[in-house]
């Protein structure tokens, strides 16, 4: 884009069209009759005449006299028209031709139409039967039937001859005749014979006409001939005989499917699909067969027979055929009225009038399609109300509505009103025919009559905006966006996909977009699809080159001359039906539609020219291709012979305990003498070095040497043949390894197998053995990643460098150099390629031929065929299934890949954890509640820097409701405070005191109470809606941008490379050049010096002293805290590339970042936090808010993490004694002094801090003791017993610290595993601080003592940079393979059962046609023996249905098996 459409929602009018899928079964009505001018006639009707009963009139009877006409005889028509598409792949159709034919009615021509005969239906009589219908007798007519006569033309013929027709009817009529019927004449219609035409039909030929080769051979009347028969006609159409042909790879035969065409739909076209309506042809009429009649049928509304089905029946028998028009049932998603009329067009009959006509013309139903029209028009901003939305301002619906002013198409009502109608009939005139003014025909004029549609089209009038809009869509493709609901549910979906709490994608709404009396959807066809490629594609790696040759058919083919005219080109003629498409006109108001003309119909056939090219024929040529001559290289193939090294076996000698093997071992061999070594013998197989991207061969492949015969190639120069060529479907040959058969052979190696190891296992890898096999001969097999993943031949297109063979020229004659030719390699230009890569050895450019592919898997599988001894090979599908599969390249990530580098990463060390007890945290369990978050590193002494109440978020119970808190309004009284009552308290009740500040004295501000409503409130939810903050990799060195360049592109380059660094730090090189944020530096602390300053700090020298820098004094030193200096690879040497830099050294307090801190790129982890805070959405609103009390967070079979204390002598205990830093102090730090064993109490000097105080640091060091023990170790536990201390409202749940007396657990250094640390570090011992009272084994600081070991990078872990691979991208915790179990689906094989189809064979044989013998005959003939013709029944051969057997094909099949997605 389209449709004979279906379904859903909706629906105003008109025009033009269209309208069963089951060839399923059909009730009912109609669809083919007509002619009395062919006939005998008269059943019914009407008219007329007559008669009877008789009452005007009615009833009955008679007469065919008339109109007419049932039934019958006869003629013509029922072969057309109408329906359907079952069958049919050619007996069909389409196009173009042909000859051996028939043809009713029609047209034209030529003749004829004489004279006879016997029947028969009807009617009448009788009979049978339920019916359908039938039988007998008598009688009758014809345009029915049959002879005779005639025969121009016709047919047959032996060429002499022979044969064959007919029918009358109607109208009119002047003579003549008459039996009064007519004869006769004439006109018309008929009839008969024949010729020609037209129309129609039959037959033949060529070409075209679907799929399957998993259908390759088919055929016996088959192919041809002769004779005969038969037909309208040619012909094996039929028959007898003869011959052995005919068709087929250009697809026969078989199977499946199908009516064909003009056309229709689509498409730019070429094509593809289709064959409704209309038109041409064919076939069919319930299924199968058959003939009759006829001009025509093997006949839709005819006949006979068989079959199935239905109906009637008196059970004896009968009837029927809607694929005609309506209609019914059934089927189906689905397709209409049991309508009107012959008015028109056409058909049949008839002289005609006329009759018949479900053909046809009309109407009805259906939006089924195409076309047209309408559902109003203009104005109208307060931008109304309402709806929706909102950032609350508004926006939008929207000039839309309302309102105002108009109009009236269509529908409605009423009135008028064409055209479709021409004829026929009749009258008059003229003409023709004729004897005729009849009849009939032609023509002109007049008259009369004919419309189903139809309430027609059309026109006018009336009234009123009045009666008339929906459907789909709105994520992208694709025009059109928001809100609400829902919450991976419900649902959507053409593809991608949407939905898991903020859905433009689901459902609803508002708005919008598109089309519009329709709109969507489903189905189907073409297009897009260059996705079967003729136009117009491919095959190195995406699917795709046969393993390789030879060669048949076929396809293609060098150069030249002549001929020819098949192809080719031009012209002409015929045909190519009409309709349709296209163009130009015309008619309906327009359009659809209808109609006139033209063009076109791309084709086929006939014919005339032309001769370039192709073909064909004839003759030449030598450039293609062969042949000959010459020398050349070679693992080319075959056969025979032969050689040495090595392995192994055997023999002999020497010799002794191991050998062998492996990652390490064991099995194995060996004291019966191995391995090793020396000599000898045997046997088989393979040929080191040479050896080479070297050679040969078509490919597989070929390697010691020699001989024999042999294939091919290349080169050089001549000669010769003269296109002999290329490719190659089928075919045929060859074809690695493994494998198979027979025979012989067997050293080594070695599937299977065995043993030993490895391992969770190890049917593997490794080891020790070892059989087929490997080798030979003769056969089979026919496949490989048979690969250059690249078919063969030819021509052509820049170069450079190697190498092999041959030959030529040059010179300085060489291991020289330059051309050339045939191979074989490496780079590279143009070109082509998706890229990779190719590039004279093409994957470039041309041309010839062959093979192959068309999404993935299923599957190179099943079935079938062929081949094979088998294994198997070859040919080769489908169902069901998926939305992908694949190629090349890119940037990542990953790798039990490789290279380089770094880090307490390992190694080297030190002390730990893991074992014990306790503390803290977490899980789990339990609980009314044990609130909650955090879960590898990067949760777990974490939020929490401190849960008895409070905190608190949890549980139980008791209470409150504008609320504990904010803001707004109104009113009131100050606020505030005291006492009492019950209560666990909150809260409640009662009670007393109190009248504030400022003032301009009204009012106002602050605080409080009361009331109502807006609101408050939530540690409720979502960290996966967010902000902010911090964690992490990681203080790792990376992450980017601009311009340029390269690539089709993603991207690359820069940023890679050589060095170097802690560093993308720096340098050199470089299609890159630059840049910023990271690194470094700038900041802070610390190490040295210096300047300035000198209190609360300090004291060298001086003075003085109560001996304390306490004081005077000093400002030197320390210190304090401000400013400076210093370090810059600056200097020297070496290395490096003359660089960057590194190593060593000097100087220096410090040396290569001096040490430490803060500082953390881009991005990652949907990492953490809604419970710090902020915040969207959701949720609660007498509760998920608020207050209070008590309880809980502290539970306890258990598990984990982080710590503390230990296990002791580097120690414990006792005694005396020494040295810090940093920090805190007003709800606080607290001295001296007194009391207490002590915790502490009393006390209150001092300091708001370099002043006072916490504050005596401890370990260390010294002396003493203990003596390796569960101890003088260790300190758990316990409401122990007896006593205290402080805090706080409160210490039971549930805190902390302590004294005396006792108790005295585990633990004797911690398995596997594992965290930390590189110097003032680890370890060890103290001190301080923060945390609202109390409560440090935690945290954060501080300084004391103070090591060991490494100076490396093989491996582990993590990271960084290049590189390689990748089937990963959720990025290796990836991806993915196979088995087993179960379920579902499709398929294969299968015992068996039951069907369908066609072929062959067998049985059987209805109707019917033909022949034959007998029989019969109302015909004819006759030489009477007979002959010609006809009928009935019987028989024989062929044929339908049916029966049987085997085969083919399709479908089915319990159960079990195989394979698949």
């Nucleotide at each position: 884009a389209u449709u004979g459409a279906g379904c859903g929602c909706u629906g105003g009018c008109g025009g033009c069209a269209g309208g069963c899928u089951u060839a399923c079964a059909c009730a009912u009505g109609c669809a083919a009759g007509u002619c009395g001018a062919g006939c005998g006639g008269u059943a019914g009707c009407a008219g007329g005449g007559g008669g009877u009963g008789c009452u005007u009139g009615c009833a009955c009877c008679c007469c065919g006299c008339u109109g007419a006409c049932g039934a019958g005889c006869g003629g013509c028509g029922g072969a057309c028209g109408g329906g359907u598409g079952a069958g049919u792949a050619a007996u069909g159709c389409a196009u173009a031709g042909g000859a051996a034919a028939c043809u009713g009615c029609c047209c034209a021509g030529u003749g004829g139409u004489g004279g006879g005969g016997g029947a028969u239906a009807g009617c009448c009589c009788g009979g049978g039967g339920a019916a359908a219908c039938c039988c007998g007798g008598a009688u009758u007519a014809a345009u029915a039937c049959c002879g005779c006569g005639u025969a121009c033309g016709c047919c047959c013929u032996u060429c002499g001859g022979g044969g064959g027709a007919a029918a009358g009817c109607a109208g009119g009529g002047g003579a003549u005749c008459u039996u009064c019927g007519g004869a006769c004449c004439u006109u018309g219609c008929g009839c008969u014979a024949u010729u020609g035409g037209a129309u129609g039909u039959g037959c033949c030929u060529a070409u075209g006409u679907c799929g399957g080769a998993u259908u390759a051979g088919c055929u016996a009347g088959u192919u041809g001939g002769u004779g005969g028969g038969g037909u309208a006609a040619a012909g094996g159409c039929c028959u007898a005989c003869c011959a052995a042909g005919g068709c087929g790879a250009c697809g026969a035969u078989c199977c499946g499917u199908a009516g064909c065409u003009g056309g229709u739909c689509u498409g730019a076209g070429a094509g593809g699909a289709u064959g409704a309506u209309c038109a041409g042809c064919c076939a069919c009429a319930u299924c199968g067969g058959g003939a009759c009649u006829g001009a025509g049928a093997c006949a839709c509304g005819g006949c006979c027979c068989g079959a199935a089905c239905u109906c009637c029946u008196a059970c004896g028998g009968g009837a029927g055929g809607c694929a005609g028009c309506a209609g019914u049932g059934g089927g189906g998603a689905a397709u209409a009225u049991u309508g009107g009329a012959c008015a028109a067009u056409g058909g049949g009959g008839g002289c005609a009038a006329c009759c018949c006509u479900g053909a046809u013309c009309c109407a009805g139903c259906c939006a089924u399609g195409c076309c047209g029209c309408g559902u109003g028009u203009g104005u109208g901003a307060a931008g109304a109300a309402g709806g929706c939305u909102u950032u609350c301002g508004g926006g939008u619906u929207g000039u839309a509505a309302a309102g105002c002013a108009c109009u009236u198409u269509c529908a409605g009502u009423g009135a008028g009103g064409a055209g479709g109608a021409a004829a026929a009939c009749u009258c008059u005139g003229c003409g023709a025919c004729u004897a005729a003014u009849a009849c009939u025909c032609g023509u002109a004029g007049g008259g009369c009559u004919u419309g189903a549609c139809g309430u027609u089209a059309c026109u006018c009038a009336c009234a009123g905006a009045a009666g008339a809009a929906g459907c789909a869509c709105c994520g992208g493709c694709u025009a059109a966006c928001u809100c609400c609901g829902u919450g991976c549910c419900a649902g959507c979906a053409g593809c991608c996909g949407c939905g898991g709490u903020a859905a433009u994608a689901c459902g609803g709404a508002g708005g919008g977009u598109g089309c519009a009396a329709g709109c969507g959807u489903u189905a189907a066809u073409c297009g897009g699809a260059a996705u079967u490629a003729c136009u117009g594609g491919g095959c190195g790696u995406a699917a795709a080159g046969c393993g390789c040759g030879c060669g048949u058919a076929g396809g293609u083919g060098g150069u030249u001359u002549g001929a020819u005219a098949a192809g080719c080109g031009a012209g002409a003629u015929g045909u190519g039906a009409a309709a349709g498409c296209c163009c130009c006109g015309g008619g309906c108001u327009u359009a659809a539609c209808c109609u006139g003309g033209g063009a076109a119909c791309g084709g086929c056939a006939u014919u005339u020219c032309g001769a370039a090219c192709u073909g064909u024929c004839a003759g030449g040529c030598u450039a293609g291709a062969g042949u000959a001559u010459g020398g050349u290289a070679g693992a080319g193939g075959g056969u025979a012979g032969u050689g040495g090294a090595a392995u192994u076996u055997c023999c002999u000698g020497u010799g002794u305990a191991g050998c062998g093997c492996u990652g390490a071992a064991a099995u194995g061999c060996g004291u019966a003498g191995a391995u090793a070594u020396a000599g000898g013998a045997g046997g088989g197989a393979a040929c080191a070095c040479c050896a080479g991207u070297g050679g040969c061969g078509a490919g597989g492949g070929c390697g010691g040497c020699u001989a024999c015969a042999u294939g091919g190639a290349g080169c050089a120069a001549u000669a010769u043949u003269g296109a002999c060529a290329c490719u190659g479907a089928g075919g045929u040959g060859u074809g690695a390894a493994a494998g198979c058969g027979u025979g012989g052979g067997g050293a080594g190696c070695a599937a299977a197998c065995a043993c030993g190891a490895u391992u969770a296992g190890a049917u593997a890898u490794c080891c020790u053995g070892g059989u087929a096999g490997u080798g030979c001969a003769c056969g089979c097999g026919g496949u490989a990643a048979a690969c250059g993943a690249u078919g063969u031949g030819u021509a052509u297109u820049a170069g450079c460098c190697g190498u092999u063979g041959g030959g030529a020229g040059u010179c300085u004659c060489g291991a020289a150099g330059u051309g050339u030719u045939a191979g074989u390699g490496g780079c590279g230009c143009a070109g082509a390629u998706a890229a990779c890569g190719c590039a004279c050895u093409a994957a470039g450019u041309a041309g010839a031929c062959c093979g192959c592919g068309u999404g993935g898997g299923g599957a190179g599988u099943a079935c079938g065929g062929c081949c094979g001894c088998a294994a198997g090979g070859u040919u080769a599908a489908a169902a069901a299934u998926c939305a992908a599969a694949a190629g090349a390249a890119u940037a990542g990530a990953c790798g039990g890949g490789g290279g380089g580098c770094c880090g307490c990463a390992c190694a080297a060390g030190c002390g730990g954890u893991g074992g014990a007890g306790c503390a803290c945290g977490u899980g789990g369990u339990g609980u009314a509640a044990u609130u909650u978050g955090a879960c590898g590193c990067a949760a777990c002494g974490c939020g929490a820097g401190g849960a008895g109440c409070a905190u608190u978020a949890c549980a139980u119970g008791g209470c409150c409701c504008u609320g504990a808190c904010a803001c707004g309004c109104a009113g009131a009284g100050a606020a505030c405070u005291u006492u009492c009552c019950a209560g666990a308290g909150a809260g409640g009740g009662a009670u007393a005191g109190g009248u504030g500040c400022g003032u301009u004295c009204u009012g106002g501000a602050a605080a409080u109470c009361u009331g109502a409503c807006a609101c408050a409130g939530a540690u409720g939810u979502u960290g996966c809606a967010u902000g902010g903050c911090g964690g992490u990799g990681g203080u790792c060195a990376g992450a980017u941008c601009g311009u340029g360049u390269c690539u089709u592109g993603a991207g690359a380059u820069a940023u890679u490379g050589g060095g170097u660094u802690a560093a993308g730090u720096c340098u050199c090189g470089u299609a890159a050049c630059g840049a910023g944020a990271g690194c470094a530096a700038c900041c802070c602390c610390u190490a040295u010096c210096u300047c300035u300053a000198g209190u609360u700090g300090u004291u060298a020298g001086c003075a003085g002293u109560u001996c304390g820098g306490g004081u005077g004094a000093g400002a030197a030193a320390u210190c304090u805290a401000g400013g400076g200096a210093g370090a810059g690879u600056g200097c020297c040497g070496g290395u490096g590339a003359c660089a960057a830099a590194c190593c060593g050294g000097a100087g220096g307090a410090a040396g290569g970042u001096g040490g430490g801190g803060a500082g953390g790129a881009g991005g990652u982890c949907a990492g953490g936090u809604c419970a710090u805070c902020u915040u969207g959405g959701c949720c609660c609103c007498u509760a998920c808010g608020g207050c209070c009390a008590c309880g809980g967070g502290u539970a306890c079979a258990c598990a984990c993490g982080u710590g503390c204390u230990a296990c002791a002598a580097a120690g414990g205990u006792g005694c005396g004694c020494a040295c810090a830093g940093a920090g805190g102090g007003g709800u606080g730090c607290a001295a001296a002094c007194c009391c207490g064993c002590g915790a502490g109490g009393g006390g209150g000097a001092g300091a708001c801090a370099a002043u006072c105080u916490c504050u005596c640091a401890a370990a260390a060091a010294g002396c003493a003791u203990c003596g390796u023990a569960g101890u003088c170790u260790g300190g758990a536990u316990g409401a122990g017993c007896a006593g205290u201390a402080g805090u706080g409202c409160a210490a039971a749940u549930c805190g902390u610290a302590c004294u005396g007396c006792g108790u005295g657990a585990a633990g004797u250094a911690g398995u596997a595993a594992u965290a930390g640390c590189u110097a003032g570090u680890a370890a060890u011992a103290g001190u301080g601080a923060a945390u609202a009272a109390g409560a440090a084994g935690a945290u954060c600081a501080u300084g004391g003592u103070g090591a060991a070991g490494a100076a490396g990078u093989u491996g582990u872990u993590g990271g960084c940079c290049g590189u390689c691979g990748u089937a990963c991208a959720c990025c290796a915790c990836a991806c993915c393979c196979g088995u087993c179990a179960c379920c579902a689906c499709a398929u294969c094989a299968g015992a068996g059962g039951a069907g369908a189809u066609g072929g062959c064979a067998c049985c059987a044989g209805a109707a019917g046609a033909a022949g034959u013998a007998g029989u019969u005959u109302g015909u004819c003939u006759a030489u009477c023996g007979g002959g010609a013709g006809g009928g009935a029944g019987a028989u024989c051969g062929a044929c339908a249905c049916g029966c049987u057997u085997g085969g083919u094909u399709c479908a089915u099949g319990a159960c079990a098996g195989g394979a698949g997605g």
This is a predicted structure of a 1461-nucleotide RNA (small-subunit ribosomal RNA) from an uncultured bacterium. Its Rfam family is "Bacterial small subunit ribosomal RNA".